Molecule: transfer RNA
Organism: Gemmobacter caeni
């Protein structure tokens, strides 16, 4: 340089065109003699940036940034 994967909740990962989810970790509450486990209940993220289709984008399309793999180069 070239090619391919990815980039969403403080974390580990869904969601492949129609108003962003789980789990686990936090907070409260029930249970407990207390503790952990179990049950319930709340917080928490515009989806790496920026353009572009679209009626509408996390999801199509370019462009950049960044992580990982591959090849190629370079004595």
């Nucleotide at each position: 340089g070239c090619c391919g994967u990815c980039g969403u909740a403080g974390c580990u990962c869904a969601g492949u065109g129609g108003u962003a989810g789980a789990g686990a970790a936090c907070c409260c509450c029930c249970u407990u003699g207390g503790u952990a486990a179990g049950g319930g209940g709340g917080a928490g993220g515009c989806c790496g940036g920026g353009g572009g289709u679209u009626c509408g984008a996390g999801c199509c399309c370019c462009c950049c940034c960044g992580a990982c793999g591959g090849c190629a180069c370079c004595a």